[in-house]
Context: one part of a larger RNA
RNA sequence: GCCGGCGAGUUACUCGUCUGCGGCAAGGUUAAGCGAUGAGCGGAGCCGUAGCGAAAGCGAGUCCGAACAGGGCGAUUCAGUCGUAGGCGGUAGACCCGAAACUGAGCGAGCUAUCCAUGGGCAGGUUGAAGCGGGGGUAAGACCUCGUGGAGGACCGAACCGACCUAGGUUGAAAACUGGGCGGAUGACCUGUGGAUCGGAGUGAAAGGCUAAUCAAGCUCAGUGAUAUCUGGUUCUCUCCGAAAUAUAUUUAGGUAUAGCCUCGGAUAAAUUGCGUUUUGGCCGUAGAGCACUGUUUGGACUAGGGGCCCCACCAGGUUACCGACUUCAGGCAAACUCCGAAGACCAUCACGUCUACUCCGGGAGUCAGUUGCUGGGGGAUAAACUUCAGCGUCAAAAGGGAAACAGCCCAGACCGCCAGCUAAGGUCCCCAAGUACUAGCUAAGUGGCAAACGAUGUCCGAAUGCACAGACAACCAGGAGGUUGGCUUAGAGGCAGCCACCCUUGAAAGAGUGCGUAACAGCUCACUGGUCAAGUGUUCGGGCGCGGAUAAUGUAACGGGGCUCAAGCUAGUCACCGAAGCUGCGGGUGCACACAUCGUGUGCGCGGUAGGAGAGCGUUCCCUCGCCAGCGAAGCGGCGGCGUAAGCCAGCCGUGGAGGCGUGGGAAGUGAGAAUGCCGGC
Numbered sequence: 001g002c003c004g005g006c007g008a009g010u011u012a013c014u015c016g017u018c019u020g021c022g023g024c025a026a027g028g029u030u031a032a033g034c035g036a037u038g039a040g041c042g043g044a045g046c047c048g049u050a051g052c053g054a055a056a057g058c059g060a061g062u063c064c065g066a067a068c069a070g071g072g073c074g075a076u077u078c079a080g081u082c083g084u085a086g087g088c089g090g091u092a093g094a095c096c097c098g099a100a101a102c103u104g105a106g107c108g109a110g111c112u113a114u115c116c117a118u119g120g121g122c123a124g125g126u127u128g129a130a131g132c133g134g135g136g137g138u139a140a141g142a143c144c145u146c147g148u149g150g151a152g153g154a155c156c157g158a159a160c161c162g163a164c165c166u167a168g169g170u171u172g173a174a175a176a177c178u179g180g181g182c183g184g185a186u187g188a189c190c191u192g193u194g195g196a197u198c199g200g201a202g203u204g205a206a207a208g209g210c211u212a213a214u215c216a217a218g219c220u221c222a223g224u225g226a227u228a229u230c231u232g233g234u235u236c237u238c239u240c241c242g243a244a245a246u247a248u249a250u251u252u253a254g255g256u257a258u259a260g261c262c263u264c265g266g267a268u269a270a271a272u273u274g275c276g277u278u279u280u281g282g283c284c285g286u287a288g289a290g291c292a293c294u295g296u297u298u299g300g301a302c303u304a305g306g307g308g309c310c311c312c313a314c315c316a317g318g319u320u321a322c323c324g325a326c327u328u329c330a331g332g333c334a335a336a337c338u339c340c341g342a343a344g345a346c347c348a349u350c351a352c353g354u355c356u357a358c359u360c361c362g363g364g365a366g367u368c369a370g371u372u373g374c375u376g377g378g379g380g381a382u383a384a385a386c387u388u389c390a391g392c393g394u395c396a397a398a399a400g401g402g403a404a405a406c407a408g409c410c411c412a413g414a415c416c417g418c419c420a421g422c423u424a425a426g427g428u429c430c431c432c433a434a435g436u437a438c439u440a441g442c443u444a445a446g447u448g449g450c451a452a453a454c455g456a457u458g459u460c461c462g463a464a465u466g467c468a469c470a471g472a473c474a475a476c477c478a479g480g481a482g483g484u485u486g487g488c489u490u491a492g493a494g495g496c497a498g499c500c501a502c503c504c505u506u507g508a509a510a511g512a513g514u515g516c517g518u519a520a521c522a523g524c525u526c527a528c529u530g531g532u533c534a535a536g537u538g539u540u541c542g543g544g545c546g547c548g549g550a551u552a553a554u555g556u557a558a559c560g561g562g563g564c565u566c567a568a569g570c571u572a573g574u575c576a577c578c579g580a581a582g583c584u585g586c587g588g589g590u591g592c593a594c595a596c597a598u599c600g601u602g603u604g605c606g607c608g609g610u611a612g613g614a615g616a617g618c619g620u621u622c623c624c625u626c627g628c629c630a631g632c633g634a635a636g637c638g639g640c641g642g643c644g645u646a647a648g649c650c651a652g653c654c655g656u657g658g659a660g661g662c663g664u665g666g667g668a669a670g671u672g673a674g675a676a677u678g679c680c681g682g683c
Base pairs, nucleotide, nucleotide: 001683002682003681004680005679006678011092012091013090015089016088017087018086019085020084021083022082023081024080027047028046029045033041034040051058052057061073062072063071064070095233096232098230102223103222104221105220106219107218113197114196115195116194117193118192119191120190121189122187124156125155126154127152131148132147133146134145135144136143160184161183162182164181165180166179167178168177199215201211202210203209236617237616238615239614240613241612246259247258248257249256250255260367261366262364263363264362265361266360267359273357274354275353276352277351280348281347282346284344288340289338290337294334295333296332298330299329300328301327305323306322307320308319309318310317370395372393373392374391375390376389377388378387379386400411401410402409415588416587417586418585420584421583422582426578427577428576429562430561431560435575437574438573439572440571441570442569448564454548455547458545459544460543461542462541463540464539465538466537467536475532476531477530478529479528481505482504483503486500487499488498511526515524516523589607590606591605592604593603594602595601596600618672620669621668622667623666624665626663627662628661629660636656637655638654639653640652641650642649643648
């Protein structure tokens, strides 16, 4: 891991409550006990028939109160009780498995920690303390030197004890080892044997270490089925309905209580009760808008006041490109502004639609982590698959078609069957069902098939305006002059460093000069004008589609792919077709209601579904009953065949097997297995 078996809402109660069924009924019923395990007896007791008050107590009333006041709870109307089955609750282990722990009584120091007693062990080599002796030295010493000596938690290094590094090992040879190096190795050394100390206790050169592979409190058994707001698991089928992830409270936040939302039963059956749309009437202060208020805000006018300057002995006065209230003109802003004010929400009302969908009473729940899309807001960065509200939808609990794939987007809600039809979203060149359909335009970028500010003689359309056959725009030919080198400045300044002025003349036209250039001139050029040519040319604004801006990691890789250019792209329009479990058709099943009518048939509306409520069944074991089968072969097992909407079943057949089994009606449960890191067994 697989297979087989076992494996989880049970049982008890003088308990509570509700429902179904049954008995009796203003009553119902007995318990222990007696009795024959019977009938029966047994009325103690319990519930009901009266309530109110804390109570004494009073009583259709009573309590508070001074009250004949007022108010509370009652009466004036509604039957209970005893069984039985079921739902739920309570008390019990209370659906099952699961702690970490707590308490008690015992068992452990053959491991290990420390201690006690008594034994054992430490190759070999090295160093050479004190002391002692000789010599020297001194007044004597100290001291020096040579020997001797053999000290040391001394040195090197085996046994022995340890465990610093590294490699291997890591389902190991081994639940701590092996190899190579490494530390101590006469000591606070190592070690044998015997003995001592233990569970809130021991022992500890102290690491919370060790106390038998176990230690921030050992192990065994018991209390014990501790408790577990937690995790996991919880076994056959079909039918009807079908949630919630919210409010309030909570030592509360992943729990619970009450309400909300679901389900089942009962009641009201006519009050338009609900829902949808419409009419009419209210109500509101949002979107928008506005500036009348509250604030804020730009510019101007006017101007009180203030500052500066002038003037001034004082008082005054003048002036100001300063600041500036009020007033006024023009222009803005606001969640906590409103002179206004929608859509819409809400309340009432009218009519219509809607198979009461509303409301009330009672039994049973589940839900209290929501999610995403769009809309309106707050927080954040007008970030987040972010967070928090409100409205609506989806998913959750929803399959089908589309979006390449894709819970929450778009379309659409699957009772079953059909090799029938029509559509939705989305599509119709091929993959791939259906138009290589039509009409008119646009795009050249593979734009389409990612992206901004910004940039640009891309291209199409519209509008405005300038110039133009008395010849424009562009190109080419020619002119572009004189006073004059304007004045000033300057070393110089001659159109062209800078400052000021910017006139006049000739003329078709020509600036006291547009740019380049020179030291300054010169030179080139432009404005402007004539000619050649010949028909449009310049500017601005708006719109459509494109271009650049544009950089990522295996490989095109930013259309699903192929591939597509008067399109298979985009815009506007038209007609077809495809396309789903939608709708229709045909057949069948089933729930509810109604009608006919009681074989049943017909009509209408339904039949996705998690938690969950309600209903109907299948099957297993045992008991009672009646009826059956079986050595001419029971059950079980293997196979075949068949039936039913499912759980399942057997009109039957073959084999195996070798002794019991089945059906009807009723009863009782150790009653259904795929999951629990389930338990046991087999492989």